Predicted 3D model of a 136-nucleotide RNA (FMN riboswitch aptamer (RFN element)) from a Candidatus Delongbacteria bacterium. Its Rfam family is "FMN riboswitch aptamer (RFN element)". Rfam 15.1 lists 6,230 matches to the family in 5,120 species. Model confidence (mean pLDDT): 81 of 100. Lineage of the source: Bacteria > Bacteria candidate phyla > Candidatus Delongiibacteriota.

[in-house]
RNA sequence: UCACUGCUUCGGGGAUGGGUGAAAUUCCCUGCCGGCGGUGAUGGGAUUUAAUCCCUGAGUCCGCGAGUUCCGUUAACGGAAUUGAACCGGUGAGAAUCCGGUACCGACGGUAUAGUCCGGAUGGGAGAAGCAACAG
Numbered sequence: 001u002c003a004c005u006g007c008u009u010c011g012g013g014g015a016u017g018g019g020u021g022a023a024a025u026u027c028c029c030u031g032c033c034g035g036c037g038g039u040g041a042u043g044g045g046a047u048u049u050a051a052u053c054c055c056u057g058a059g060u061c062c063g064c065g066a067g068u069u070c071c072g073u074u075a076a077c078g079g080a081a082u083u084g085a086a087c088c089g090g091u092g093a094g095a096a097u098c099c100g101g102u103a104c105c106g107a108c109g110g111u112a113u114a115g116u117c118c119g120g121a122u123g124g125g126a127g128a129a130g131c132a133a134c135a136g
Stems, first nucleotide, its partner, number of pairs: 001135001005132006017029003031116002033106002035064004043055005059104002067082006086102005108119003
């Protein structure tokens, strides 16, 4: 340094204030939230002086996960399908990520219609970190 292998730990946030109503954190007005990997023109720092390294950097760009449906005797497990949403302006050589503005999205079951409450879930999980062994 480390392909493959084993183990351990970690691994999701959010209803404020008001209105209507017999009843709504579900409707209406006004708020609030943003999993994981990749990409990356942002910002910051270090070495040091021209380059290198580190941290940070997208909910709506690419992919993944969860959920849902179907199949395998189907519980474990495996396979398949499905799987939300962004434009305009600015700067610039270059903008899907920067800056500004205005929008939009969010499984299933329950209940007055839920991204936010309760529940499946002390579950699962993309993955992250570490250790061991092996190998070079």